[in-house]
RNA sequence: GCAGAUGUGGCGAAAUUGGCAAACGCGCAGGUCUCAGAAGCCUGUGGAGCAAUCCUUGUGGGUUCAAGUCCCAUCGUCUGCA
Numbered sequence: 001g002c003a004g005a006u007g008u009g010g011c012g013a014a015a016u017u018g019g020c021a022a023a024c025g026c027g028c029a030g031g032u033c034u035c036a037g038a039a040g041c042c043u044g045u046g047g048a049g050c051a052a053u054c055c056u057u058g059u060g061g062g063u064u065c066a067a068g069u070c071c072c073a074u075c076g077u078c079u080g081c082a
Base pairs, nucleotide, nucleotide: 001081002080003079004078005077006076007075010026011025012024019065027045028044029043030042031041032040046055047054048053058074059073060072061071062070
């Protein structure tokens, strides 16, 4: 340099026919249990806001009533080729 894959909460990840973004797990917070703890169990957990509501899929644009998903550009990581 060329080709392919990949990027989503604090972390790992799901959602691919374009139609509720974040299921599920870990972690964290509170509770329960215990003399106390661990384990187990229950509840909560992206951001802003008093709330209504708004924002968030690497970044910037585009198409669409509607985009994590399709198109263009671009950045990072990995793999292959040279």